[in-house]
Molecule: c-di-GMP-I-GGC riboswitch aptamer
Organism: Neomoorella thermoacetica
RNA sequence: UAUGAAGGGCAAACCUGGCGAAAGCCAGGGACGCAAAGCCACGGGCCUGUCGAUGCUUUCCAUGGCUGCCGGGCUGCCGGGA
Repeated sequence: UAUGAAGGGCAAACCUGGCGAAAGCCAGGGACGCAAAGCCACGGGCCUGUCGAUGCUUUCCAUGGCUGCCGGGCUGCCGGGA
């Protein structure tokens, strides 16, 4: 320092239980994938729509979330190659 799911690791959808207004999160089961799918909501993006505004059921809104959407910052294991 390209690279690889073999060892070891993580775990999407889905199911069960719990929390939540929701998005979503936690635990167990389960594996689509992952060589940072380790950590940080910092920038963009996305989701929800409590509270609030609008004002009549409509639109806006994060202080709530998503890092397994992209970027940025910090750190790092194993195999074999140069």